[in-house]
């Protein structure tokens, strides 16, 4: 330098052909249970969907561009 995949909650990740309110598990907080702790149960807490622009009535989803990460190829030494 070329290519592929990815970036969504504190963490690991879903999100269908663009559509009504963006979700799960783990985690945090409170309560219950217990002599107590853990476990378990209930409630609750959670987001600028990486940044910018565009298309559209409507974008996490499509298009352009930038940044970051992983991998492959090529080149230089």
């Nucleotide at each position: 330098g070329g290519g592929u995949c990815g970036g969504u909650a504190g963490c690991u990740c879903a999100g269908u052909u663009g559509g009504u309110u963006a979700g799960a598990g783990c985690g945090g907080a409170g309560c219950g249970c217990u002599c107590a702790u853990a476990a378990c149960g209930c409630u609750u807490u959670g987001g600028u969907c990486c940044g910018g622009g565009g298309u559209u009535c409507g974008a996490g989803u499509c298009c352009c561009u930038g940044c970051c990460g992983a991998c492959c190829c090529a080149c230089c030494a």